[in-house]
RNA sequence: GUGUGAACUAGAGGAGCAGAUCAUCAUCAGUACCUGUCGUGAGGUGCGGUACCUACGAUCGGCUGGGAAAGGGAUAUCUGCCGAAGUUUUCGUCCAUACCGCAACGGGCGAAAGCUGGGACCGAUUCGAACAGGGUCGGGACUGUCACGUGAAGCUGAAGCGGAUCGUGGAGCACUAUGUCACAG
Numbered sequence: 001g002u003g004u005g006a007a008c009u010a011g012a013g014g015a016g017c018a019g020a021u022c023a024u025c026a027u028c029a030g031u032a033c034c035u036g037u038c039g040u041g042a043g044g045u046g047c048g049g050u051a052c053c054u055a056c057g058a059u060c061g062g063c064u065g066g067g068a069a070a071g072g073g074a075u076a077u078c079u080g081c082c083g084a085a086g087u088u089u090u091c092g093u094c095c096a097u098a099c100c101g102c103a104a105c106g107g108g109c110g111a112a113a114g115c116u117g118g119g120a121c122c123g124a125u126u127c128g129a130a131c132a133g134g135g136u137c138g139g140g141a142c143u144g145u146c147a148c149g150u151g152a153a154g155c156u157g158a159a160g161c162g163g164a165u166c167g168u169g170g171a172g173c174a175c176u177a178u179g180u181c182a183c184a185g
Base pairs, nucleotide, nucleotide: 002184003183004182005181006180009177010176011175014082016081017080018079019078020077021076023075024074025073033066034065036063037062038061039060043053044052046102047101048100049099050098085116086115087114088113089112090111091110092109093108094107095106117143118142121139122138123137124136125135126134127133145170146169147168148167149166154161155160
């Protein structure tokens, strides 16, 4: 110096990913809710029990006056990163309603297994107040990477070196790089 294998470390993809801020803005919404008034007339929570309110008017509806917030979104700044992260299923646990029990929906955390290289666009569907945004499925392109094929410029007497361009395909337990360890010759 070569080949094979293993683990570490460090990196790359780009409108790249995620999080935080009592930050700002729009939306949520003239909604929930409150006051007054008119009508209705016995109940008021998803169910059951207790408690509380209620003919000095529950509940529901109309009108007048007042009038939010959370979740989600955008911008800015900062932080951690490149299976970043997201998502599905199952299991466990916690939260949310005046209290207890049950149930539904929703949210948080954790574990296992699976899927997705990445960011957009279009269509369907779903969550959502939403025309914002998210999820799932499908489609045709773009892009990074590796493999295979093609083989431009250039060097060369030639052989050859070289690897632009184009095409096809795969997947992140991947890819690239220096070194380390083991084995082979």
Source information:
Lysine riboswitch aptamer from Melghirimyces algeriensis, 185 nucleotides, folded computationally. The organism belongs to Melghirimyces, within Bacteria. Rfam family: Lysine riboswitch aptamer. About the family: Riboswitches are metabolite binding domains within certain messenger RNAs that serve as precision sensors for their corresponding targets.